Record summary:
The RNA shown here (c-di-AMP riboswitch aptamer (ydaO/yuaA leader)) has 136 nucleotides and comes from a Bacillota bacterium. Lineage of the source: Bacteria > Bacillati > Bacillota. Model confidence (mean pLDDT): 76 of 100. It matches the Rfam family "c-di-AMP riboswitch aptamer (ydaO/yuaA leader)". Its family is annotated with regulation of gene expression and cyclic-di-AMP binding in the Gene Ontology. It was read from a public genome assembly, where an Rfam model found it.
[in-house]
RNA sequence: UCAAUUUGUGUGCCGAAUCCCAGUCAACUGGGUACGGGGGAACCAAAUUGGGGGUGAAUCCUUUUGUUUUUAAAAGGUAGGGUUAUCCUUACCCGAAUCCGUCAGCUAACUCCGGAGGCUUGUAAGGAGAGGAGUA
Numbered sequence: 001u002c003a004a005u006u007u008g009u010g011u012g013c014c015g016a017a018u019c020c021c022a023g024u025c026a027a028c029u030g031g032g033u034a035c036g037g038g039g040g041a042a043c044c045a046a047a048u049u050g051g052g053g054g055u056g057a058a059u060c061c062u063u064u065u066g067u068u069u070u071u072a073a074a075a076g077g078u079a080g081g082g083u084u085a086u087c088c089u090u091a092c093c094c095g096a097a098u099c100c101g102u103c104a105g106c107u108a109a110c111u112c113c114g115g116a117g118g119c120u121u122g123u124a125a126g127g128a129g130a131g132g133a134g135u136a
Stems, first nucleotide, its partner, number of pairs: 010121001012119003019032005035114005044105001051103001052100004060077006080094004086128005
């Protein structure tokens, strides 16, 4: 001097997942909360069969490999989604996972839950139209 790793602090991103109080030496435990999700009438709508359904952007298709059968793996695309306060064009990226257990359409009253985790270190560019603040 450069690179990598770890810890702390700060910046920002995905996401509903922020913040507060108490007990406690701490770990941890409990209560609440911004913000989210499920169940559940009438009316309306609609099925079940080979199951069906929820959260979520994460659906669907083709090809190849492997295989006694079955299970599986890989590649390419795609509905859809993310990155600048918003919109447009382009660029880059994601396109998972998991839960219920034969059962759930919508749904007032009512009722049951979540309130995590993971990354990043200015690494998005251009254009357009708005909004706010300050000064004269």